RNA sequence: CAACGAUAAAGGCAAACCUGUUGAAAAAUAGGGACGCAAAGCUAGAGGGCCUGUAAAAUGGCAGCCAGUUACCGAA
Numbered sequence: 001c002a003a004c005g006a007u008a009a010a011g012g013c014a015a016a017c018c019u020g021u022u023g024a025a026a027a028a029u030a031g032g033g034a035c036g037c038a039a040a041g042c043u044a045g046a047g048g049g050c051c052u053g054u055a056a057a058a059u060g061g062c063a064g065c066c067a068g069u070u071a072c073c074g075a076a
Base pairs, nucleotide, nucleotide: 004074005073012037013036017032018031019030020029021028022027035064041069042068043067047066048065049062050061051060
């Protein structure tokens, strides 16, 4: 440096569901809550995919689908 990922250390995130708010919806957001996660950090016109919506169409969403990119730790 690259790859890999422990019943290691230190720390981190937070699904479903409930309540408030926003939105036509998907969904977002705050609090509660933990199913899980080694990138569940970041990136959504200029990769693919999915959801909402429409006569058709995203200039609406999803990064916890793949992907791109950056990064902590160090047993085998």

c-di-GMP-I riboswitch aptamer from Acetobacterium sp., 76 nucleotides, folded computationally.
The coordinates come from a structure-prediction model, not an experiment, and the mean pLDDT is 84.
Rfam family: c-di-GMP-I riboswitch aptamer. Rfam describes the family as follows. GEMM was predicted in a large-scale screen for bacterial structured RNA regulatory elements. Rfam links the family to the GO term cyclic-di-GMP binding.